[in-house]
Molecule: transfer RNA
Organism: Patescibacteria group bacterium
RNA sequence: GCUCCUAUAGUUCAACGGAUAGAAUAGCUCCCUUCUAAGGAGUAGAUGCAGGUUCGAUUCCUGCUGGGAGCA
Numbered sequence: 001g002c003u004c005c006u007a008u009a010g011u012u013c014a015a016c017g018g019a020u021a022g023a024a025u026a027g028c029u030c031c032c033u034u035c036u037a038a039g040g041a042g043u044a045g046a047u048g049c050a051g052g053u054u055c056g057a058u059u060c061c062u063g064c065u066g067g068g069a070g071c072a
Stems, first nucleotide, its partner, number of pairs: 001071007010025004018055001027043005048064005
């Protein structure tokens, strides 16, 4: 330099172009317990950036950025 894959919550993962973007775990509050752990109830938290297509984009297209793999 070229090609391909990938980017969603603190972390690990879901999501036919139409759902209030959903779980697990971690966090916070409460209950339970002499205390802790375990258990139960509740609660907050996310689509890498900029455009385009579309009535509608996490999803499709283009560019950029980060990560990974291959070729040279």